[in-house]
RNA sequence: GCCCCUAUAGCUCAAUGGAUCGAGCGUGACCCUGCGAAGGUCAAAAUCCCUGUUCGAAUCAGGGUAGGGGCA
Repeated sequence: GCCCCUAUAGCUCAAUGGAUCGAGCGUGACCCUGCGAAGGUCAAAAUCCCUGUUCGAAUCAGGGUAGGGGCA
């Protein structure tokens, strides 16, 4: 330098172009307990950035950024 893959919650992962973007772990509050642990209920928390296509984009297209891989 060229090509390919990936980017969603604090972490690991889901999500046919269409319902309020879900789950596990973690975090916080409450319940439970003599106190904790375990358990239960509830809550907060995310689509890497810009532009476009579309009635509608996490998803499709173009360009970037970051990470990974291959070739030279």
Model confidence (mean pLDDT): 80 of 100. Predicted 3D model of a 72-nucleotide RNA (transfer RNA) from a bacterium. Its Rfam family is "tRNA". Rfam classes the family as a transfer RNA. The RNAcentral record of the sequence draws on ENA.